This is a predicted structure of a 345-nucleotide RNA (Bacterial RNase P class A) from a Chloroflexota bacterium. The coordinates come from a structure-prediction model, not an experiment, and the mean pLDDT is 75. It is recorded under the gene name rnpB. Its Rfam family is "Bacterial RNase P class A". Rfam classes the family as a ribozyme. A reference for the family is Frank and Pace (1998), "Ribonuclease P: unity and diversity in a tRNA processing ribozyme", Annu Rev Biochem. From the family's description: Ribonuclease P (RNase P) is a ubiquitous endoribonuclease, found in archaea, bacteria and eukarya as well as chloroplasts and mitochondria.
[in-house]
RNA sequence: CGAGGCGGCCGGACGGCUGCGCGUCGUCGCCCGGGCAACCGGGACCGGCGUGAGGAAAGUCCGAGCUCCCCAGCGCAGGGCAGCGGGUAACGCCCGUCCGCCGCGAGGCGAGGACUAGUGCCACAGUGACGAUGCCGCCCCUUCGGGAGCGGAGUGAAACGCGGCAAACUCUGCCCGGAGCAAGGCCAAAUAGGAGGGCGCAACCCGGUUCGCCGGGGGAGAGGCGCGCUGCCCAGCCCUCGGGUCGGCUGCAUGAGCCGUCGGGCAACCGGCGGCCCUAGAUGGAUGGCCGUCCCCGCGACGCGAGUCGCGGGACAGAACUCGGCUUACAGGCCGCCUCGCUGG
Numbered sequence: 001c002g003a004g005g006c007g008g009c010c011g012g013a014c015g016g017c018u019g020c021g022c023g024u025c026g027u028c029g030c031c032c033g034g035g036c037a038a039c040c041g042g043g044a045c046c047g048g049c050g051u052g053a054g055g056a057a058a059g060u061c062c063g064a065g066c067u068c069c070c071c072a073g074c075g076c077a078g079g080g081c082a083g084c085g086g087g088u089a090a091c092g093c094c095c096g097u098c099c100g101c102c103g104c105g106a107g108g109c110g111a112g113g114a115c116u117a118g119u120g121c122c123a124c125a126g127u128g129a130c131g132a133u134g135c136c137g138c139c140c141c142u143u144c145g146g147g148a149g150c151g152g153a154g155u156g157a158a159a160c161g162c163g164g165c166a167a168a169c170u171c172u173g174c175c176c177g178g179a180g181c182a183a184g185g186c187c188a189a190a191u192a193g194g195a196g197g198g199c200g201c202a203a204c205c206c207g208g209u210u211c212g213c214c215g216g217g218g219g220a221g222a223g224g225c226g227c228g229c230u231g232c233c234c235a236g237c238c239c240u241c242g243g244g245u246c247g248g249c250u251g252c253a254u255g256a257g258c259c260g261u262c263g264g265g266c267a268a269c270c271g272g273c274g275g276c277c278c279u280a281g282a283u284g285g286a287u288g289g290c291c292g293u294c295c296c297c298g299c300g301a302c303g304c305g306a307g308u309c310g311c312g313g314g315a316c317a318g319a320a321c322u323c324g325g326c327u328u329a330c331a332g333g334c335c336g337c338c339u340c341g342c343u344g345g
Base pairs, nucleotide, nucleotide: 001341002340003339004338005337006336007335008334009333010332012294013293014292015291016290017289018288020052021051022050023049024048025047026046030043031042032041033040034039054316058327059326061325062324063323064322065321066180067179068178069177078176079175080174081173082172083097084096085095086094087093098112099110100109101108102107113171114170118169119168120165121164122163130161135152136151137150138149140147141146184250185249186248187247194241195240196239197238198237199236204217205216206215207214208213223233224232225231257276258275259274260273261272262271263270264269295314296313297312298311299310300309301308302307
């Protein structure tokens, strides 16, 4: 210098205008409620201030926390995992290591329990693909048809050897209750329905009576059909309580957290100490848009050159209860360690 391997990191910066969510503050004005009033409480708008996506927020694949439901024990069924050892809250994740395969190498990949339990499968070729015997040779027996044994050639990925295959059924060992924040909890209208209590029911009739009234029947007025008249209805009206619905609040943003350092461990990781100005929280779902300067990349022009100018581009993607992983997407760029090749000293 070229070609690679592994690991880690960044993912435009600053400013202006404008828009949105959340929090907070606010004089007057506006709306609602309370109060005689002064005023008090709440709300919308407006204004000020603060704050506002990611390394994957994604796929929702795996494992958990949390919540509710279920729950005697054991087994079956079903699903998952699989060398060995370790890490972890847990895992199908991670680390170490053995073996196998790939690569010159740095390294990478592995669906690596069991085929001596049973069943099944083994293309083409070949007599035969696992209770096989066509060809050649040797040898034994023979009823002369043939049969048994040994060796060899040939085919094939594999040819009789307890053959190969479990990414075939299966067996072995271990693990697994269900649903999910639309979980769940709390507050709580109107209307209807439920429970309890209170009030009301004349004249008249029947019964009772302590002569005040009481009970039953009855259904005028009052009551109901929003109000008045007419008409109709015939038992209701009021209060309280409790459940659910609309709606609101919560769950819900500090946690298996991050950084530094020391110690243990090959490592994953664990422990001690110190620091943290760690701070989105929507619910039709905010975090946007435009412009300027700079930065990076590509192309073109000019210039001997450093460079200048112009044009174009700057990805993948968007929180919704929270974590640990995996997988997938990604313009461009940075750092460290290592390998191979060539060249120079």